[in-house]
């Protein structure tokens, strides 16, 4: 250089046009003599950037970045 996949909550992912989620961890209450273990509620996101198309975009098209695997 060229081609291919991925980026979405602190982790791991899941959502392929129409209200952004899960499971782990977090926080704060219950339970217990404490503790873990269980259980109720809670927070926590510019969905990698910009721009397009669209009534509407995380999701479709561009370019860039990161990261990762093929060819040469």
């Nucleotide at each position: 250089g060229c081609c291919c996949c991925a980026g979405u909550a602190a982790c791991u992912c899941a959502g392929u046009g129409g209200u952004a989620g899960a499971g782990u961890g977090c926080u704060a209450c219950c339970u217990u003599g404490g503790u873990a273990a269980g259980g109720u509620a809670g927070a926590a996101g510019u969905c990698g950037a910009g721009g397009g198309u669209u009534c509407a975009a995380a999701u479709c098209c561009c370019u860039c970045c990161u990261g990762g695997g093929g060819c040469u």

Transfer RNA from a Candidatus Bathyarchaeia archaeon, 72 nucleotides, folded computationally. It matches the Rfam family "tRNA". By type it is a transfer RNA. The coordinates come from a structure-prediction model, not an experiment, and the mean pLDDT is 83.